This is a predicted structure of a 396-nucleotide RNA (Bacterial RNase P class A) from a Bryobacteraceae bacterium.
RNA sequence: GCUGCCGGACGGGUGAUCGCCGCGCUCGGCUCCCUUGUGGAGCUUGGCGGGGAGGAAAGUCCGGUCUCCACAGGGCGGCGUGCCGGCUAACGGCCGGGGGGGUUCGCUCAAAGCGGACUUUACGGAAAGUGCCACAGAAAACAUACCGCCGGGCGCGAGAAAUCGCGGCCGGUAAGGGUGAAAUGGUGCGGUAAGAGCGCACCGCGGCGGGAGCAAUCCGCGCCGGCAGGGCAAACCCCACGCGGAGCAAGACCAAAUAGGGGAGGAGGGACGGCCCGUCCCGCUCGACUUCCGGGUAGGUCGCUAGAGCGCGGCAGUAAUGCCGCGCCCAGAGGAAUGAUCGCCGCCCCCGGCUUGCCGGGGACACAGAAACCGGCUUACAGUCCGGCAGCCCCC
Numbered sequence: 001g002c003u004g005c006c007g008g009a010c011g012g013g014u015g016a017u018c019g020c021c022g023c024g025c026u027c028g029g030c031u032c033c034c035u036u037g038u039g040g041a042g043c044u045u046g047g048c049g050g051g052g053a054g055g056a057a058a059g060u061c062c063g064g065u066c067u068c069c070a071c072a073g074g075g076c077g078g079c080g081u082g083c084c085g086g087c088u089a090a091c092g093g094c095c096g097g098g099g100g101g102g103u104u105c106g107c108u109c110a111a112a113g114c115g116g117a118c119u120u121u122a123c124g125g126a127a128a129g130u131g132c133c134a135c136a137g138a139a140a141a142c143a144u145a146c147c148g149c150c151g152g153g154c155g156c157g158a159g160a161a162a163u164c165g166c167g168g169c170c171g172g173u174a175a176g177g178g179u180g181a182a183a184u185g186g187u188g189c190g191g192u193a194a195g196a197g198c199g200c201a202c203c204g205c206g207g208c209g210g211g212a213g214c215a216a217u218c219c220g221c222g223c224c225g226g227c228a229g230g231g232c233a234a235a236c237c238c239c240a241c242g243c244g245g246a247g248c249a250a251g252a253c254c255a256a257a258u259a260g261g262g263g264a265g266g267a268g269g270g271a272c273g274g275c276c277c278g279u280c281c282c283g284c285u286c287g288a289c290u291u292c293c294g295g296g297u298a299g300g301u302c303g304c305u306a307g308a309g310c311g312c313g314g315c316a317g318u319a320a321u322g323c324c325g326c327g328c329c330c331a332g333a334g335g336a337a338u339g340a341u342c343g344c345c346g347c348c349c350c351c352g353g354c355u356u357g358c359c360g361g362g363g364a365c366a367c368a369g370a371a372a373c374c375g376g377c378u379u380a381c382a383g384u385c386c387g388g389c390a391g392c393c394c395c396c
Base pairs, nucleotide, nucleotide: 001392002391003390004389005388006387007386008385009384010383012345013344014343015342016341017340018339020052021051023049024048025047027046028044029043030042031041032040033039034037054367058378059377061376062375063374064373065372066247067246068245069244078243079242080241081240082239083097084096085095086094087093098123099121100120101119102118103117104116105115106114107113124238125237129236130235131232132231133230146177147176148173149172150171151170152169154167155166156165157164158163185203186202187201188200189199190198204227205225206224207223208222209221210219211218212217251302252301253300254299261293262292263291264290265289268286269285270284272283273282274281309328310327311326312325313324314323315322316321346365348363349362350361351360352359353358354357
């Protein structure tokens, strides 16, 4: 210097003009009120001041704050999480550690093995039970014999015979071949008819003990056991732990017009009743209208943004993180403002020119858009910078 992996930070700058959305001042203007003045309330197409998207505002996947509803206790069911320790308000998040996998380097002649660095990992249980394991293969799990190897006896053939060859039968054998992602520990020596943990040594495995560690786990440790164990739980399942629901359109308050509901009054009407008829009166009933009450809607106000907040510094800790000090206030609204144009600069690409790093011209600068708020995860992203590790090349 280049390439790869991982982590972190940023994600255009500046000026002019014209706009957009909140807030404040109460400087103008307008309207209203009264206790009439340095008053109050409201509006404003004006003025001034100050603020106005993100690292993901996104997906809405996980966890919380907040709000309302529900809730004796127990069981069944359902969902989620799953090595250990720590952090946190909490988490399926983060940090550190352990085990496993991968890459690379070193030790080594090499391999194996050991160690270092980086990286990755849903990593409880397969001796509780059930289920599944494509194709190939004899066999995919109560084992099993396709080829081969070995033994026995039979038949046929050759031969003087010993014996040899071929074929099938019975039995032994998991060492060798072959199939497969995976085949019932590995290497060596002994052993055997051939073989086999059949025996032994070492490695591996299991149990018990010892030591280190908070623990997961680890060990040139001791003793015992020839070895019990194929894989899959991101199949059912078992074990342990956790889990009430809905969501700011949550929810709280104020509250029209119109139409319903209820109470009081009530002009007037009625085919009703007060033994029959008429009249008056009383009651009952209908009822324009007046007034009061109550619920809901439109609308308004709150919730609403000062917070698990941001910046700097110090301390504790390997770190995540915590504590302390100082400073700061940083959109809040409603279907929704945060924009547009032009110039200069920056970065990248293309073309042309030459004095070879400068000039001129053109193009490009991503993903994306707050809606109660916060912590994470995931996904999208032009380009720039920084750090760590590894490899290769060049120079001294």
Taxonomically the source falls in Bryobacteraceae (Bacteria, Acidobacteriota, Terriglobia, Bryobacterales). Its Rfam family is "Bacterial RNase P class A". Rfam's curators write: Ribonuclease P (RNase P) is a ubiquitous endoribonuclease, found in archaea, bacteria and eukarya as well as chloroplasts and mitochondria. Its mean pLDDT, the model's own confidence on a scale to 100, is 75.